This is a predicted structure of an 88-nucleotide RNA (c-di-GMP-I riboswitch aptamer) from Methyloversatilis thermotolerans.
RNA sequence: GCUGAACCAGGGCAAACCCGUCGAGAGGCGGCGACGCAAAGCUUCCGGUCUUCGGUGCCUGCCGCGCCAAGACAGCGGGGCUGCAGCG
Numbered sequence: 001g002c003u004g005a006a007c008c009a010g011g012g013c014a015a016a017c018c019c020g021u022c023g024a025g026a027g028g029c030g031g032c033g034a035c036g037c038a039a040a041g042c043u044u045c046c047g048g049u050c051u052u053c054g055g056u057g058c059c060u061g062c063c064g065c066g067c068c069a070a071g072a073c074a075g076c077g078g079g080g081c082u083g084c085a086g087c088g
Base pairs, nucleotide, nucleotide: 001087002086003085004084012037013036018031019030020029021028022027035075041081042080043079045078046077047076048073049072050071054068055067056066057065058064
C1' cells in the first nucleotide's frame, strides 16, 4: 500500500425483548440474549436525528403550545486517530 467475497490465525463486539440500576427525558451502565458488525475500537470536528430538567416567548395566571443544547446517539452518514489477519 492492497484485500478482508473466499481461504489461514486467534478470535472480538453485541441489536431487540426481559430484569436490575442511574437519569426529568433522550439515554447510560450491569445481567440475560444474538439482530447484525472488518473497525459495531476511540473521538462530537462537520452534517443529521432524538430529548427538554432548566431558560425563554405567547397567556392576568395555571394549563397548554412554540423556541433554545450546554444533554443523548460513534449500531445515522462523513472526517480524524488507533488496531487485527492475509498478500505485496

Of the family's consensus pairs, 95% are formed in the model.